[in-house]
RNA sequence: GGCCCUGUGGCUUAGUCUGGUUAAAGCACUGGUCUUAUAAGCCAGAGAUCCCGGGUUCAAAUCCCGGCAGGGCCA
Repeated sequence: GGCCCUGUGGCUUAGUCUGGUUAAAGCACUGGUCUUAUAAGCCAGAGAUCCCGGGUUCAAAUCCCGGCAGGGCCA
C1' cells in the first nucleotide's frame, strides 16, 4: 500500500441479511421488599447522539459513500 471482518447502555451480546410502533436481553448499578445482618430471591428504576460525518428515503442501528479505531490475510 491492497483486500476482508468488527464497532450497539459500565460489561457481554441480539437486532443489520429482508429499512417501519417506544433499540431488546443477561450481568453489573440504584431504591424497595425479605433477614438480627449480609448474600440469594422478588418488585421497581436509571442508564445507549447504535464509532464519526455525509447521502438516499415518507422513514436509517439497518442501504450507499468517506473517515476513525481494533483484528486478520496478502505485498
Background: Transfer RNA from an archaeon, 75 nucleotides, folded computationally. It matches the Rfam family "tRNA". Rfam classes the family as a transfer RNA. The prediction has a mean pLDDT of 82. RNAcentral holds the sequence, with entries from ENA.